[in-house]
């Protein structure tokens, strides 16, 4: 210098004028003034929680989720560290990665004789009326994503893990290391596919609805009509305990305000423990709260990027992303003009 890998971050700045929402003062008067006013994703609403109501609890069934190991956490499908497998020259990246798929069931397109217990071509043996017939063979050919572990020797009528050596794989046993996933070694044994993001099995976890939750004030009202009543309701079904005395449907009225709702698993700095996620401590800070929904617009100067021109000073034109709170947090995923920083890898050149 070029190409990359992994993280972290910024994502316009300043000023003037005119507005909008909230807050605190103030005023006859939203009159005047002070202070505050979107994001890294506020998004998708995909997971997990807090909070609220269903009064509560136990068991079974059904249903759903997760799926290597250890740890973190309020919790998680998240995060950290590690193992195994795969990819890359490498930095590094990817993996639903439980079940030797001999618990059972199912599936394997097309091609092919055959996709589970296989004979199409071929090889070998016997018979033969010479057309074939009966049997043996998975070594060779051919099909396929996949055809019964590879290769050599023995063996045989021809063959075959049928036997043997080596290699590969698998599980059982023993020894050593590790908390563990797992790793290393040894001896003997075994070797006819694949698929569980197919059903299934195993282990662990899971009640429902949601801030339009819910509480209160005000207003309104026809205690109208129908139905069920020792039943009804309380988690989808069943059982048991327990609670409740009323519950359900139709019709009508009201549909304004306050709280919930901004102090919280909060933010910043530092220290300690830990490889890390994270935890503990000290000091400081208060940081949007609308309800049809405020957070905007115009102008000027500058920044950044692109294009054109250039007398190399600059000039002109254009662009300046993705997107926007609505009870609140922790994550994941997705979108994003342009830019910055750090660590590392590979290649080239120079000293």
């Nucleotide at each position: 210098c070029a190409a990359g890998u992994a993280a972290a971050c910024c994502g316009g700045a300043c000023g003037a004028c005119c507005g909008c929402c909230c807050u605190g003062a103030u005023u006859u008067a939203u009159u005047u003034c002070u202070g505050g006013g979107a994001g890294g994703a506020a998004a998708g609403u995909c997971c997990g929680a807090g909070c609220u109501c269903c009064a509560c609890c136990g068991g079974g069934c059904a249903g759903g989720a997760u799926g290597c190991u250890g740890g973190a956490u309020a919790a998680c499908g998240u995060c950290c560290a590690g193992g195994a497998g795969g990819g890359g020259u490498g930095a590094c990246c990817c993996u639903a990665c439980g079940g030797c798929a001999u618990a059972g069931u199912g599936c394997c397109a097309c091609a092919g004789a055959a996709a589970c217990a296989a004979a199409c071509c071929g090889c070998c043996c016997g018979c033969u009326u010479c057309g074939g017939c009966g049997g043996g063979c998975a070594a060779g050919g051919g099909u396929g994503a996949a055809a019964u572990g590879g290769c050599g020797a023995g063996g045989u009528a021809a063959g075959a893990g049928c036997u043997c050596a080596c290699c590969g794989g698998c599980g059982c046993g023993c020894c050593g290391g590790g908390u563990g996933a797992c790793c290393g070694g040894c001896c003997g044994g075994c070797c006819g596919g694949g698929c569980a993001a197919a059903c299934c099995c195993c282990a662990u976890c899971c009640g429902g609805a949601g801030c339009a939750a819910g509480a209160c004030c005000a207003a309104a009202u026809a205690g109208g009509g129908g139905g069920a009543u020792c039943c009804u309701g309380g988690u989808g079904c069943c059982c048991g305990g327990c609670c409740u005395u009323u519950c359900c449907c139709c019709g009508g009225g009201u549909u304004g305000g306050u709280c919930g709702c901004a102090c919280g698993a909060c933010c910043c700095u530092c220290c300690c423990a830990g490889u890390a996620a994270u935890g503990g401590g000290a000091g400081g800070g208060c940081u949007a709260g609308a309800u049809a929904g405020a957070u905007g617009g115009u102008c000027g100067u500058c920044g950044u990027c692109c294009g054109c021109c250039u007398u190399c000073g600059g000039g002109c034109g254009g662009a300046u992303a993705c997107a926007g709170a609505a009870c609140u947090c922790g994550g994941c995923u997705u979108a994003c003009a342009g830019g910055u920083u750090u660590a590392c890898u590979u290649g080239g050149c120079c000293a």
Model confidence (mean pLDDT): 77 of 100.
Predicted 3D model of a 351-nucleotide RNA (Bacterial RNase P class A) from an uncultured Dehalococcoidia bacterium.
Its Rfam family is "Bacterial RNase P class A". About the family: Ribonuclease P (RNase P) is a ubiquitous endoribonuclease, found in archaea, bacteria and eukarya as well as chloroplasts and mitochondria.
It was read from a public genome assembly, where an Rfam model found it.